[in-house]
Context: one part of a larger RNA
RNA sequence: ACCUACGAGUUGCCGUCGCCGGCAAGGUUAAGAAUCACGAGAUUCCGAGCCGCAGUGAAAGCGAGCCUGAAUAGGGCGAUUGAGUCGGCGGAGGCAGACGCGAAACCAAGUGAUCUACACUUGGCCAGGAUGAAGUCCGGGUAACACCGGAUGGAGGUCCGCACCGAUAAGCGUUGAAAAGCUUCCGGAUGAGUUGAGUGUAGGAGUGAAAGGCCAAUCAAACUUGGAGAUAGCUCGUACUCCCCGAAAAGCAUUUAGGUGCUGCGUUUUACGAUUACGUCCAGAGGUAGAGCGACCGAUAGGAUGCGAGGGCUUCACCGCCUAUCAAGUCCUGACGAACUCCGAAUGCUGGUCGUAUGCAGUAGGGCAGUAAGGGGACGGGUGCUAAGGUCCGUUCCCGAGAGGAGAAGAAUCCGGACCGCCGUCUAAGGCCCCGAAAUUCCGCCUGAGUUAGUCUAACGAAGUCCGGUCCCUGUGACAGCUAGGAUGUUGGCUUGGAAGCAGCCAUUCAUUCAAAGAGUGCGUAACAGCUCACUAGUCGAGGGUCUGGGCAUGGAUAAUAAUCGGGUAUAAGGCGGAUGCCGAAGACGCGGGACAGUACAUUAAGUUGUAGUGUCGGUAGGGGAGCAUUCCGGUCAGCGUAGAAUCAGGGGGAUAACCCCCUGUGGAGCGUCCGGAAAAGCAAAUGUAGGU
Numbered sequence: 001a002c003c004u005a006c007g008a009g010u011u012g013c014c015g016u017c018g019c020c021g022g023c024a025a026g027g028u029u030a031a032g033a034a035u036c037a038c039g040a041g042a043u044u045c046c047g048a049g050c051c052g053c054a055g056u057g058a059a060a061g062c063g064a065g066c067c068u069g070a071a072u073a074g075g076g077c078g079a080u081u082g083a084g085u086c087g088g089c090g091g092a093g094g095c096a097g098a099c100g101c102g103a104a105a106c107c108a109a110g111u112g113a114u115c116u117a118c119a120c121u122u123g124g125c126c127a128g129g130a131u132g133a134a135g136u137c138c139g140g141g142u143a144a145c146a147c148c149g150g151a152u153g154g155a156g157g158u159c160c161g162c163a164c165c166g167a168u169a170a171g172c173g174u175u176g177a178a179a180a181g182c183u184u185c186c187g188g189a190u191g192a193g194u195u196g197a198g199u200g201u202a203g204g205a206g207u208g209a210a211a212g213g214c215c216a217a218u219c220a221a222a223c224u225u226g227g228a229g230a231u232a233g234c235u236c237g238u239a240c241u242c243c244c245c246g247a248a249a250a251g252c253a254u255u256u257a258g259g260u261g262c263u264g265c266g267u268u269u270u271a272c273g274a275u276u277a278c279g280u281c282c283a284g285a286g287g288u289a290g291a292g293c294g295a296c297c298g299a300u301a302g303g304a305u306g307c308g309a310g311g312g313c314u315u316c317a318c319c320g321c322c323u324a325u326c327a328a329g330u331c332c333u334g335a336c337g338a339a340c341u342c343c344g345a346a347u348g349c350u351g352g353u354c355g356u357a358u359g360c361a362g363u364a365g366g367g368c369a370g371u372a373a374g375g376g377g378a379c380g381g382g383u384g385c386u387a388a389g390g391u392c393c394g395u396u397c398c399c400g401a402g403a404g405g406a407g408a409a410g411a412a413u414c415c416g417g418a419c420c421g422c423c424g425u426c427u428a429a430g431g432c433c434c435c436g437a438a439a440u441u442c443c444g445c446c447u448g449a450g451u452u453a454g455u456c457u458a459a460c461g462a463a464g465u466c467c468g469g470u471c472c473c474u475g476u477g478a479c480a481g482c483u484a485g486g487a488u489g490u491u492g493g494c495u496u497g498g499a500a501g502c503a504g505c506c507a508u509u510c511a512u513u514c515a516a517a518g519a520g521u522g523c524g525u526a527a528c529a530g531c532u533c534a535c536u537a538g539u540c541g542a543g544g545g546u547c548u549g550g551g552c553a554u555g556g557a558u559a560a561u562a563a564u565c566g567g568g569u570a571u572a573a574g575g576c577g578g579a580u581g582c583c584g585a586a587g588a589c590g591c592g593g594g595a596c597a598g599u600a601c602a603u604u605a606a607g608u609u610g611u612a613g614u615g616u617c618g619g620u621a622g623g624g625g626a627g628c629a630u631u632c633c634g635g636u637c638a639g640c641g642u643a644g645a646a647u648c649a650g651g652g653g654g655a656u657a658a659c660c661c662c663c664u665g666u667g668g669a670g671c672g673u674c675c676g677g678a679a680a681a682g683c684a685a686a687u688g689u690a691g692g693u
Base pairs, nucleotide, nucleotide: 001693002692003691004690005689006688011096012095013094014093016091017090018089019088020087021086022085023084026051027050028049032045033044034043035042036041055062056061065077066076067075068074099237100236102234106227107226108225109224110223111222117201118200119199120198121197122196123195124194125193126191128160129159130158131156135152136151137150138149139148140147164188165187166186169184170183171182172181203219206214207213240627241626242625243624244623245622250263251262252261253260254259264371265370266368267367268366269365270364271363272362275361276357277356278355279354281352282351283350284349290343291341292340297337298336301333302332303331304330305329308326309325310323311322312321313320374399375398376397377396378395379394380393381392382391383390404415405414406413419593420592421591422590424589425588426587430583431582432581433568434567435566439580441579442578443577444576445575446574452570453569460555461554464552465551466550467549468548469547471545472544473543481539482538483537484536485535487512488511489510492506493505494504518533522531523530594617595616596615597614599612600611601610602609628682630679631678632677633676634675635674637672639671640670648665649664650663651662652661653660654659
């Protein structure tokens, strides 16, 4: 990993709702007993008790009334309107382990110190080498000591280093040779050393040169058994089929936020019977969008005027004058606000009217839920950076719970809602050169960048190119090119070392000669010089130029697995505008079939059956309905079976499904139909359990 077997809403009691049955203003017995009987059976008796038939009050009590109260008041609960009760089954709930498996833990009683920690008792062990303390002796020395030297001596948690004990570093090992080892290096090695045997200390306890270490491969509280099926608002799993309907991820509350209660939304049943939805018209409430602000509140740009203030001048003071400052008010122009409004929609909402729909809806009561983590798009907003696949609201669509077609691929983008079948037709979105179904279709223009088709892209740059608008110049000759000129007072004045058109400053930048020529447009020089421009003439001979709007292109252009855009490729098979066809889905239509629910008609003992027609039939959580299979029991077929049961294998057939039937072989003794009943009643999953391979 696979196969096989096993594996999870059960049982008892209680009240509650539905269905079925008995009896009914009543219903019913329990324990017990009797009879028949022997099957934990049947029938009968027994009316204790319980529920109902009357309520109300705290109660005594009273009673179609009662209570409160002083009340004949008001108010509260009732009556006036009769249905219960017993049994069976089913739904959900409560109490119990209560669908199954699962803790970490808690408590009690015991078992452990053959491992290990510490202690006690009694024993054992430590090659060899080195160092050389005290003391002693001898010599020297001293007044005597002290002190010095040489021997002797053999101390030490002394030194080196085997055994022994340990474990520093690295390598190997890591389904190991080993649930801690091997190799080499390494620490201690007469000591707080090491070790044998025998004892002691026990679980909130021991022991600990202290690491929360150790206490039998178990330690921030050992192990065994029990309380015990602890508890688990948590995770996982929860087993056959078909049919009908079909959600929610919201509001409020919560020691509440991944739980739960009530409401909302689902389903089912009963009652009501248009109460409902949509549309027209009419009538309302309201202050959003917008707009406005000489209508408030607040904020606000420029100009004019300048109350007043500041500053300066003047003055003994007053008066007065000036202003690169601030500035009320007024006037002109302009503009802003979620918490401004003189105004003010569209929608939406409420009521009425009429119409359409009504086999659909709506409301109320009862049973049963699930949901209460939502998500994306569009639009209106808050927050954020007018960031986010961000976050928080509102309205709506979709995903969720939705398959099919398009988008290369891709929950929510576009199209469109799948009962089943068909080798039929028409379309939607989107497409029609090939992959690929359908136009190498038609008309007009644009692009030359492979731009683009085939992700999105800015400021800004640019005689790209196409189509417009505007103004100016132009056969009295434009624009560009070429030829010639471009002068004089003068080197203007100042400044400066110099400043001569051209560092800088000043300017009444003036004047003269001219066809024209600046007290000079740029380059240049130390300063001059030199080149050039403006301007003028000639030559040439037809359009030239400024500003501006739009289309398509161009640079700007930059990311990490593998280039390219779905690919090939394409000058259209690109872009814009138009035309006609075609393809294209589970859409629509056609044909055939089925299911469900109302309706009509007929029919029946019976919502029993048939026909017609109408509508519907995607579906998670979830509600409701109908069935199949397995085991056992009662009855039934006076069923089947050694002339071959169950089983297994192969083959064939039937049904809408679970499934059922037949044939052949296998097998060798049991098995089935129908009507009912009862369940240890269906496995793919639980890191499920056991076995096998």

Background:
Large-subunit ribosomal RNA, domain II from Prevotella sp., 693 nucleotides, folded computationally. The source organism's lineage runs through Bacteria, Pseudomonadati, Bacteroidota, Bacteroidales and Prevotella. The prediction has a mean pLDDT of 83. Rfam family: Bacterial large subunit ribosomal RNA. The family is grouped with related families in Rfam's "LSU clan". RNAcentral holds the full RNA, with entries from ENA.